This is a predicted structure of a 1459-nucleotide RNA (small-subunit ribosomal RNA) from a metagenome. Its Rfam family is "Bacterial small subunit ribosomal RNA". Its family is annotated with ribosome and structural constituent of ribosome in the Gene Ontology. RNAcentral holds the sequence, with entries from SILVA. Model confidence (mean pLDDT): 84 of 100.
[in-house]
């Protein structure tokens, strides 16, 4: 640093997905050691248990059933006393408990950060001044009495202090009206200290204030009554509405107040190249919180996690009367969850409280434990070892791979095991950790390898099994019999004590673009213009110093990053310097440039004055021509209207004309690519009123400009109200047509509305799909308005301002766009972020309604989308061709019969072929065979073939006999190989019995291969090279003639060349020659009734080699001086002379596994092989292709002339006889130019005479012949009888342009036998082509397109079913909040204070001071009422998306068939 997916391919936009790193993670396989870290991210949920705050006797009294020790008593181990010995206990009392630990609920805020700031207090610390006297009265402890179940208390009485109270002092101290008032102390003992007052510094540490910073939402716009300020007063350590009184009536909000949802800030820590972006586990700093809500007290310091009081809610004890609590401290439980550990050890170290220490105390801390959670290290061994072992896995069977891997030999011993030794951290002592690090010394390869992937991306392949199953799957996407995408298996590749999935987070993503996008068609410019805030802003002088720039200062805690060092073996990690820490104050200087103040100008802007154009607007009048409609006239039978037609109108007189008159709307021509306006929009003509441009001139005014969030105003059609008007047109209706249908298109009519005042509405593809504004950068041509010069008077130069078309640069994915920018920049505003859902819901504004405006999500898909290219296509456009259509000619489709399909039936009717291009197709011949089906039956290494063993030497094979349905089978005769080295050695053959293995018309023609049909014998398919394009591609091949043809020619950024086209091959038309048999016979001879029948002969026909001959080659016109066409002359033939063979890239998963090949799967006593019989021939039925007809151009009878392919030995047969014939029975030529098949048929002439017939000839019945083991199913033919339909065939449809159609007859091949099919052969021989408009196929160029599986494409919407989400919805029900009233626990605070009271005073009455208890002021919880927000549920209900084949119909992509 990219990378995959949108297409057939491209380029572009644009989503979507991967590829890094991370983590307090957690799931699944696995799992050696160690070192350093880290571990409830949820339910601040509930908590049993133990623990986490004491301590001081040097502050006081007490007890003590306690050690020690002294006296005395004596029962010598007991009692009793004392102590200035110690300890213990509980209480006075002091310090602490306000730190240390925890968590993040709550907080959007002076809470955090970051820098300032005055109006403060600060125990313990330090420093410095001063002092520390004199008195009092109580009280717990105890002790009695007593309540209570406890918990806890009531009452009396005794007592001590550094507890309390009072006097006195008071330099400094406070207060002050400056006269003068006020306040302190505590002692304790070992006599040296430790306390103590006060007061002043000063450190520490805490309070306040203020700049700036600090999440989203506007579908949260107005918020606020102590609310802003001031005065006066309280209140506090302190300022300060902090509280109160009064005055004012202010404060705060588009630089977002309020409100609502979220969220502890920060050092940082993840990612980034960097700017950002996400986070605030652990460490550190600051805040808040301690079961939930108030509340004060104590105190230096709390309104207080392990106080204390009230209400709440929950657990627990209870003797029912009370009472007890608060793990979000360590550790545990429970629960919640995917998930997070021990009810350990020690204070040995570091801090912390107390205390003078000595010490206690510490779950703070240090330390073990648990877990692979993570970084980080280290092992599981190292060398050698080829026969490349076994085995495994492949295999083309040859081998290749696991693989030096392994065995095996030789070493090592890290870890881990054992044994000994043994620290630092502690300074004299004191070590939880720990006999731990670490050291030495032993044995032994000994104790240690998994995980994930292998289609692409994305490193890494193959076999089996599965057969759209069963799975996989980050995105594209694998899987429907050959899956490198699934499972297994081997092999590879990654990583490695860990490897993979899941979740997040950032990257990539320039996919919110500050750095770093964008907006004609892809998403995006508001319709338009006035115009507030705001942003931006012409020259020039000067000040000034906000922004800007520089230097200093402080600060930016510490950790972290980063950079150099040390330290654990290394390294994580720890640790020492330094740099950073991009920031904020201060403070000092500079003045270009922004601002800001002043002055000046005049090129932006503007006014003034002269002229212009103009469908610019607004009122009023006014004009014609045309529709209508109503009157009258003239006429008469129709009109109207469509593709075609009807509804309608007309004999009661339409239409049609001729005159008058009503009306209501729009304004031909001019008229345009053209004015005019901001846009919407504006068109007879006249008048008035009025806007806004332009041009020219020179005076003023002197930045007065540009743009514009909000806001106002205009604004097409439709529509809405309220009154008018309503001629034409006309949604909605009706009717007629059209169609399957026609709620539409066409037609006939027709209402709202179009018209007009008045209000409203506020959108359009309101589009140049293109916001203003200013400069700047090539032109060349049109047009409009205006000036200027010149001039020949209608021109030509030039200048300004609009409107156009061309078009360089640039500029764009392209398409374009180009001084009217989409080019260069600069200033402002509007918008866009993947498609769908959706401009849709909900909320709000607005509207009379319709509805406009703002404007989401859930859901759900890998796209959707631009512009271009190449194709197919089009009921798109131009050429062209073709028996395509026209013009002809003859069938088919009606009939019977034949023949193949289809269907149906069958035990089977074997299988294939299906639009053209299946269907007299495979099949050039199914009685049996074929045959592949079916029935029965038999045989299993097999009918076929190799190979390997045994065995025989003959088999085999003929004959005859049994049996059988037949083949298998049984009996008997007959037969007994060859070579030879002589060896059962070779070779052959047979037969047995098993083994490999045959066999398979079994399956897939979508697994092939070959071959075949088809577009089409149409003329096209394509390649190097260059050039054009970003790229698919283009170009060449396209343009202009021209052909049958990409034939050729001219032109051309193209030259050029290859497969096709032509030619080349045969065949047929003409000749020359050369050769004559079996061919021919002109002359010659010879012969017969006759005949090339015989001599001879090769001219001639012929036959079969080899050559010529044609080629637009000559003339003539036409063409563009070309190709080339059009007569023509010659010539057998003339423009490709006919006919064949030849089939280009490629197309239809086009036939065919049933010719043959063959992968693969199947089936092996059967899916193989044998034999018999049957079927492939079936028959209500269709439908293809054919024969033969229906007659007279013909039937029949007879006359008998003329052909050319081609075939024959298991044949072809002359020729006799026989039969009516089919054929039969001698017989003869001929292996073929010799013999034979062989008759050629129409034709010619007689006959019928228009009928179901002297047409047709199915059908059926006797009789026969032929073939062939064998003619029932099932053959062909002969004879004689029989005599069906059918009279020229609807709708459709089919061949054919000359030796051709019709028409006639002959040959073959297959074949024992059988053809109306096939495939060739000659005979006789025609009619038509204006012509391309139409139908159908092709071609070439164009244009559209949303199709590319390519119109058999592609696709929308409704119903109907499943399933998701989601709106409204009577309501219900949670939270939450905000008003008003109520009610007022505890509590400060104020009031009182008649009860009670020790200190001080007292004249002894009391007083002064206080307490209880009352009242009241505020206020928690609760309580009522009524409102606002936001969830959550709802019968029904909208609509939305998804779903492989439902339904209806056919709107959209082509002119998509009504653009």
């Nucleotide at each position: 640093a990219g990378a995959g997916u949108u297409u057939g391919a491209u380029c572009c936009u644009g989503g979507c997905u991967c590829a890094g790193a991370a983590c307090g993670a957690a799931c699944g396989c696995u799992g050696g050691c160690g070192g350093c870290a880290g571990g409830c991210c949820u339910a601040a949920c509930a908590c049993a248990u133990g623990c986490a705050a004491g301590u001081c006797g040097a502050a006081c009294g007490c007890g003590c059933a306690c050690g020690a020790u002294c006296c005395a008593g004596c029962u010598u181990g007991c009692u009793g006393g004392g102590u200035a010995c110690g300890g213990c206990g509980a209480g006075u009392g002091g310090c602490g408990c306000a730190c240390g630990g925890g968590u993040g609920a709550g907080u959007a805020a002076c809470g955090c950060g970051u820098g300032g700031g005055a109006a403060u207090u600060u125990g313990c610390c330090u420093c410095a001044u001063a002092g520390u006297a004199u008195g009092g009265a109580a009280u717990a402890a105890c002790c009695a009495u007593u309540g209570g179940a406890a918990a806890c208390g009531a009452u009396g009485g005794c007592u001590a202090a550094u507890a309390c109270c009072a006097u006195a002092u008071a330099c400094g101290c406070c207060c002050u009206u400056c006269g003068g008032g006020g306040g302190a102390a505590a002692g304790a003992u070992u006599u040296a200290u430790c306390g103590c007052u006060a007061u002043g510094a000063g450190a520490u540490a805490a309070g306040c204030c203020c700049g700036c910073g600090u999440u989203a939402g506007a579908u949260u716009a107005g918020c606020u009554a102590g609310u802003u300020g001031g005065u006066a007063g309280g209140g506090u350590a302190a300022u300060g509405g902090c509280c109160u009184a009064c005055c004012a009536a202010g404060g705060c909000g588009a630089c977002g107040a309020u409100c609502u949802a979220u969220a502890g800030c920060u050092g940082g820590u993840c990612u980034u190249a960097g700017a950002g972006g996400a986070c605030g586990a652990c460490c550190a700093g600051c805040c808040a919180c301690a079961c939930u809500g108030g509340a004060a007290c104590u105190g230096a310091g709390a309104c207080a996690c392990g106080g204390u009081c009230c209400a709440g809610a929950c657990u627990c004890c209870u003797a029912c009367g009370g009472g007890a609590g608060g793990c979000a401290g360590c550790a545990g439980u429970g629960g919640g969850g995917a998930a997070u550990a021990u009810u350990g050890g020690a204070c040995a170290a570091u801090g912390g409280g107390c205390g003078a220490a000595a010490g206690c105390c510490u779950g703070a801390u240090c330390c073990a434990g648990c877990c692979a959670u993570g970084c980080c290290g280290c092992g599981u061994g190292a060398g050698u070892g080829a026969u490349g072992a076994a085995g495994g896995c492949c295999u083309u069977c040859g081998g290749g791979u696991u693989g030096u891997a392994a065995a095996a030999c030789u070493c090592u011993u890290u870890u881990a095991c054992c044994a000994g030794g043994g620290a630092a951290g502690a300074u004299a002592a004191u070590g939880a950790c720990g006999g731990u690090a670490c050291c030495u010394g032993g044995a032994g390869a000994a104790u240690a390898a998994g995980c994930c992937c292998c289609g692409g991306c994305u490193a890494a392949c193959u076999c089996u099994g599965u057969g759209c199953c069963a799975g996989c799957a980050g995105c594209c996407g694998c899987g429907g019999u050959a899956a490198u995408a699934c499972a297994g298996a081997g092999g590879g590749g990654g990583c490695u004590a860990g490897c993979g999935u899941u979740g997040u987070u950032c990257g990539g993503a320039a996919u919110c673009a500050c750095u770093g996008g964008g907006c004609g068609u892809a998403a995006a410019g508001c319709g338009c213009g006035u115009g507030u805030a705001g942003g931006c802003g012409g020259u020039u002088u000067g000040a000034u110093u906000a922004g800007u720039c520089a230097g200093a200062u402080g600060u930016g805690a510490a950790a972290u990053c980063c950079c150099g060092g040390g330290g654990c073996u290394u390294a994580a990690c720890c640790u020492c310097g330094g740099a950073a820490c991009u920031g904020c104050a201060u403070u000092u200087g500079a003045a270009a440039c922004u601002g800001u103040c002043a002055g000046a100008c005049u090129a932006g802007a503007g006014u003034a004055c002269g002229g212009u154009a103009g469908g610019g607007g607004a009122u009023a009048g006014u004009g014609g021509a045309a529709u209508u409609c109503c009157u009258a006239g003239u006429g008469u039978a129709g009109a109207g209207g469509u593709g075609a037609a009807a509804u309608u109108c007309g004999u009661a007189g339409a239409u049609a004309u001729u005159a008058g008159g009503a009306g209501g709307a729009a304004c031909a021509c001019c008229g345009a690519u053209g004015g005019c306006g901001a846009a919407g929009g504006c068109a007879g003509c006249u008048a008035u009123c009025u806007g806004g441009g332009c041009c020219g001139u020179u005076a003023c005014u002197g930045a007065c400009g540009c743009u514009g969030a909000g806001a106002c105003g205009c604004g097409a059609a439709a529509g809405c109200g309220u009154g008018g008007g309503g001629a034409g047109c006309a949604a909605a209706c009706a009717g007629g047509a059209u169609u399957a249908g026609a709620u539409a298109c066409c037609c006939u009519g027709g209402u709202a509305g179009u018209c007009c005042a008045c209000g409203c509405c506020g959108u359009a593809a309101a589009c140049g799909a293109u916001g203003g504004g200013u400069g700047c950068u090539a032109g060349a041509u049109g047009u409009c308005g205006g000036g200027a010069g010149g001039u020949u008077u209608u021109c030509c130069u030039u200048u300004c301002g609009g409107u156009g078309u061309c078009g360089c640069a640039g500029c764009u994915a392209a398409c374009g766009c180009a001084u009217u920018a989409a080019g260069c920049a600069c200033c402002c505003c509007g918008c866009c972020u993947g498609g769908g859902a959706a401009g849709u819901a909900c909320g709000g504004u607005c509207g009379c309604a319709a509805g406009a405006u703002u404007a989401a999500a859930a859901c759900u898909c890998a796209a959707a989308g631009g512009a271009a290219u190449u194709g197919a296509c089009g009921g798109g456009g131009a050429c062209c061709c073709g028996c395509a259509c026209a013009a002809g000619c003859g069938g088919u489709g009606g009939a019977g019969c034949a023949u193949g399909u289809g269907g149906u039936u069958u035990a089977a009717u074997u299988c294939g072929a299906g639009g053209c291009a299946a269907c007299g197709c495979g099949a050039a011949g199914a009685a049996c065979c074929u045959u592949a089906c079916c029935a029965g039956u038999c045989c299993u290494u097999g009918a076929c073939a190799u190979g390997c063993c045994u065995g025989u030497c003959a088999u085999a094979g003929g004959u005859u006999c049994c049996g059988u349905a037949a083949c298998u089978g049984g009996a008997a005769c007959c037969g007994u190989c060859g070579g030879u080295u002589c060896g059962g050695c070779c070779g052959g053959a047979c037969a047995g019995u098993g083994c490999a293995c045959a066999g398979g018309u079994g399956c897939u023609g979508c697994a092939u291969g070959g071959c075949u049909g088809u577009c089409g014998u149409c003329a096209g398919c394509u390649c190097g090279u260059g050039u054009c394009g970003u790229g698919a591609g283009a170009u060449g091949u396209u343009g202009g003639g021209u052909u049958a043809a990409g034939u050729c020619c001219c032109g051309c950024a193209a030259c050029g060349a290859g497969c096709g086209c032509a030619a080349c091959c045969c065949u047929u038309a003409c000749u020359u020659u050369u050769a004559g048999u079996u061919a021919c016979c002109a002359g010659c001879a010879c012969g017969u009734u006759a005949u090339g029948g015989u001599g001879g002969g090769u001219a001639c026909u012929c036959u079969a080699g080899a050559g010529g001959a044609a080629c637009u080659g000559c003339c003539g016109g036409c063409g563009u001086c070309a190709a080339g066409c059009c007569g023509g002359a010659g010539g057998a033939a003339g423009g490709u002379g006919g006919g064949g063979a030849u089939g280009a890239c490629g197309u239809c998963a086009a036939g065919u596994c049933a010719u043959c090949a063959u992968g693969g799967c199947c089936c092996u006593u059967a899916u193989g092989g044998g034999c018999u019989g049957g079927g492939c021939u079936a028959c209500a039925c269709a439908c293809g292709u054919g024969c033969u007809a229906c007659a007279a151009u013909g039937g029949c009878g007879g006359u008998g002339a003329c052909a050319g392919u081609g075939g024959g030995c298991a044949g072809c047969u002359a020729c006799a006889u026989a039969g009516c014939a089919a054929u039969a029975u001698g017989a003869u030529g001929c292996u073929a130019a010799u013999c034979u098949c062989u008759a050629a048929a129409a034709a010619c002439c007689g006959c019928c005479c228009c009928a179901g017939u002297u047409c047709a000839g199915a059908u059926u019945g006797c009789a026969c012949u032929c073939u062939g083991c064998a003619a029932c199913u099932c053959g062909a033919g002969u004879g004689c009888a029989u005599g069906a339909a059918g009279u020229u065939g609807g709708a459709a449809u089919c061949g054919c342009u000359a030796g051709u159609a019709a028409u006639c007859g002959u040959g073959g091949a297959u074949c024992a036998g059988c053809a109306u099919g096939c495939c060739a052969c000659g005979g006789u021989g025609a009619a038509u082509a204006c012509g391309u408009u139409c139908c159908c196929g092709g071609g070439u160029c164009u244009u559209g397109u949303a199709c590319a599986c390519a119109c058999c494409g592609c696709c929308c919407g409704u119903c109907a079913c499943a399933c998701c989400a989601u709106g409204g919805g009577a309501g219900u029900u949670g939270u939450u909040u905000c008003u008003g009233c109520c009610u007022g626990a505890a509590g400060c605070c104020g009031g009182u204070g008649a009860g009670c009271u020790a200190a001080c005073c007292u004249u002894c009455g009391g007083g002064a001071a206080g307490c209880a208890g009352c009242c009241g002021u505020c206020c928690a919880c609760g309580g009522c009422a009524g409102g606002g927000g936001c969830g959550a549920u709802g019968a029904c209900u909208g609509g939305g998306g998804u779903g492989a084949a439902g339904u209806c119909a056919g709107a959209a992509c082509a002119a998509g068939g009504u653009a």